[in-house]
Context: one part of a larger RNA
C1' cells in the first nucleotide's frame, strides 16, 4: 500500500450496478414452491337447449319420466413428468474434481432420420352401489363397469440364438453376406367425406397423432487409465477376498463385484497404513513477476436430504416436497393407535460482533403436460429493506474590504478566522409540484386471402395481410413551475505522517501502532481556536498479501 459476503462508533442528500446466516447440516407455526392431459376410459354433478312417457283436465293445457348435444366442475382408472429446475457443503485425501486419452466391456424415455408393420381375440378391477370395523389415519367384503391398464393366438421386414463364406484389426474380437422345421411385438384416438354397403351406429376412404420391432444420429449417463493439486515419521511396517488363477452367479457392461476351489502373493522410505484438516475446478485476492492466500456471489463437476439401513417403480434414483424398517425428536388421541421432516420461498426461534419482504407477475426467458387454447412453475422477471460493496451526481457560481461583528492569539502596535460572511448579480443537476411518456411483443391463437396436396371447395402444410398479449409503470425519459432554498462529516496535528498554539491537569487523571509523553510553562493527557488528509462518508477492529 491493496483488498473483504465483514462488524463496531460517529455521521448520513440522490441515483445506477452488484450483493446479502461467514456462526447451529440446531430445532421449525403458517403459505406456498410439481403437475397436467376429456383429442386414452367409464362415471358422477350443476347449468343450457332440445325431445316430450304416465298422470290430470272438455279443451288450451298442466305435469315432467326418458333420451340427444354442448359447456363447467368433482373424484377415479390410464399416460407423461415428478431423476429436471431449487438448496446446502455434512461426509469425502477418493479416479471425488481438473485435464488427456480408452470402451472390439457398456445403456439410453422425450428429440430427427431411414424402413417395415399395426390382425384378430380373452378374463379382471378401480371407481360408483350396498353392507361391515375404527375417535381418526384407514380398512374389509359382496355385486357391477370402461380403456392407449392386464393376458393368450396370428404374421416376421427385421432382431436375438446356431451352422457357415469373406474383409479387417488392437489380445480377447469387430463389420458384412447366406442358411436354418428355433424364440420374438403392437393400441388406439381425433378431424373430414365423394362414390360403394348398411335401417342407424358405423363399414370404407383421406389426413394427423399415436403404438410394436429395428437400424443410425444428437443430446445424456455409467466404467477404466496417465498425470496433476493439504498437513503429520513424536504414525514405519500394512493386508485373508487381502494379490492371482479356474469355474459359476450377478450387472446395462468389465471386474473378488459375489461365491467354491488352488495358489501366496499384494503394498511401501519416489512415504504404504495410521492420524488431522478440507468439498473440488473454472476463477477470486495480493504482488512487476515467480508466488502466496482463497474457493461468498456466477459456472461446471461431486456429495446429501432429521440419524442409519434397505429396495421398489422407472429409460433414468437406490429418489429434498416417494415407500418400508429402527432410532431421537415433536404433534394429535376416544390410550386402541396414528401423524411429522424449510441444507426450496418467505418467516419464526435458538446461537452470534453480524446478514433483508411471512412482497408482485407469469408480460418476457425456461421448464413440465397437452393437438391446441391452455393449466402448473417461490425457476425466473420485478419491486422492497441495508452506505454492505463499486461508480456517477449534488450540498451552488461569479462579484464583494469600512477587511464588520463574534471567537482565539498577542509584543496590546496588531495578527488570524477570512472574500470566508453579510449584500449584489445569476444559475437549476439532485430532491419537490403538474402534465405527457416509449423499448422490453415477437410468436402462439383468431379472422381473411394465394398457392401445394386431394375426388374434394373437407381435413392439412407453406406463406402474405389484420386482431390480440406488460408484473415493472404512480418507473427510465422528455417539457413546464417554484425557489439557494432541503443535503457534510470523521480522523488526525511530537517523529514515522501532511498538519501549532492557548487554557486547565501535575508521573495525577489518562494517551499509545513503535520509539515513546505526563513529576507547574506538556505543539503527545482534556478543553478551545486555528490547521491538514479523505469525503457521504471517515476511523477502529478482524483477516490476507
Nucleotide at each position: 500500500g491493496a483488498a473483504u459476503g465483514a462488524a463496531c462508533g460517529c455521521u448520513g442528500g440522490c441515483g445506477g450496478c452488484g450483493u446479502g446466516g461467514u456462526u447451529a447440516a440446531g430445532a421449525c407455526a403458517u403459505g406456498c414452491a410439481a403437475g397436467u392431459c376429456g383429442a386414452a376410459c367409464g362415471g358422477u354433478u350443476u347449468u343450457u337447449a332440445g325431445u316430450g312417457a304416465a298422470g290430470g283436465g272438455c279443451a288450451a293445457c298442466c305435469g315432467g319420466a326418458u333420451c340427444u348435444a354442448a359447456a363447467a366442475g368433482c373424484a377415479g382408472u390410464g399416460g407423461c413428468g415428478a431423476a429436471c429446475g431449487g438448496g446446502u457443503g455434512c461426509g469425502u485425501a477418493a479416479c471425488a474434481c481438473g485435464u488427456g486419452a480408452a470402451c472390439a466391456a457398456u445403456c439410453u424415455a422425450c428429440c430427427u432420420c431411414c424402413a417395415a408393420g399395426u390382425g384378430g381375440g380373452g378374463a379382471a378391477u378401480a371407481g360408483c352401489u350396498c353392507g361391515c370395523c375404527g375417535a381418526a389415519a384407514g380398512g374389509c367384503g359382496a355385486a357391477u363397469u370402461a380403456a392407449u391398464a392386464c393376458c393368450g393366438c396370428a404374421u416376421g421386414u427385421g432382431g436375438u440364438g446356431c451352422c457357415u463364406u469373406c474383409u479387417c484389426g488392437c489380445a480377447u474380437g469387430a463389420g458384412a453376406g447366406g442358411g436354418u422345421u428355433a424364440c420374438u411385438a403392437a393400441a388406439a384416438a381425433c378431424a373430414g367425406g365423394g362414390a360403394c354397403c348398411g335401417c342407424a351406429a358405423g363399414g370404407c376412404c383421406u389426413g394427423u397423432u399415436g403404438c410394436u420391432a429395428g437400424g443410425a444420429g444428437a443430446g445424456g449417463a455409467g466404467u477404466u487409465c496417465g498425470c496433476g493439486g493439504c498437513c503429520u515419521a513424536u504414525c514405519a511396517g500394512c493386508u485373508a477376498g487381502u494379490u492371482g488363477g479356474c469355474g459359476a452367479g450377478g450387472u446395462a457392461a468389465c471386474g473378488g463385484c459375489u461365491c467354491a476351489c488352488c495358489a501366496a502373493g499384494g503394498c511401501u522410505a519416489a512415504g504404504a497404513c495410521g492420524g488431522g484438516u478440507a468439498g473440488c475446478u473454472g476463477g477470486u485476492c495480493u504482488g512487476a513477476g515467480a508466488g502466496g492466500a482463497u474457493g461468498a456471489u456466477c459456472a461446471g463437476c461431486c456429495a446429501c436430504a432429521c440419524u442409519g439401513g434397505a429396495a421398489c417403480u422407472g429409460a433414468g434414483a437406490c429418489a429434498c416436497g416417494g415407500u418400508c424398517c429402527a432410532g431421537a425428536c415433536a404433534c394429535c388421541u376416544a390410550c386402541g393407535g396414528g401423524u411429522g421432516g424449510c441444507a426450496g420461498c418467505a418467516g419464526u426461534u435458538u446461537c452470534g460482533a453480524a446478514u433483508c419482504a411471512u412482497u408482485c407477475a407469469c408480460a418476457a426467458u425456461g421448464g413440465g403436460c397437452g393437438a391446441a387454447a391452455g393449466c402448473c412453475u417461490g425457476a425466473u422477471g420485478g419491486u422492497g429493506c441495508g452506505a454492505c460493496g463499486c461508480c456517477g451526481c449534488g450540498u451552488g457560481a461569479g462579484g464583494g474590504a469600512u477587511g464588520a461583528a463574534g471567537g482565539c492569539c498577542u509584543u496590546c502596535g496588531g495578527g488570524u478566522u477570512g472574500u470566508a460572511a453579510a449584500c449584489c448579480u445569476c444559475u437549476g443537476u439532485c430532491a419537490c409540484c403538474g402534465g405527457g411518456g416509449a423499448a422490453g411483443a415477437a410468436a402462439c391463437g383468431c379472422u381473411u386471402c394465394a398457392a401445394g396436396u386431394u375426388a374434394a371447395u373437407a381435413g392439412u402444410u407453406u406463406g402474405a395481410a389484420g386482431c390480440c398479449u406488460g408484473a415493472c409503470u404512480u418507473a427510465a425519459c422528455c417539457c413546464g413551475g417554484a425557489g439557494a432554498g432541503g443535503a457534510a462529516g470523521c480522523a488526525g496535528u511530537g517523529g514515522c505522517u501532511a498538519a501549532c498554539u492557548c487554557u486547565g491537569u501535575g508521573c495525577c487523571a489518562g494517551c499509545a501502532g513503535c520509539c515513546g509523553c505526563g513529576g507547574u510553562a506538556a505543539u503527545a493527557c482534556a478543553g478551545a481556536g486555528a490547521c491538514u488528509u479523505c469525503a457521504a462518508g471517515c476511523g477502529u477492529u478482524a483477516u490476507u498479501c
Annotation
Small-subunit ribosomal RNA, 5' domain from a metagenome, 545 nucleotides, folded computationally. It matches the Rfam family "Bacterial small subunit ribosomal RNA". Model confidence (mean pLDDT): 82 of 100.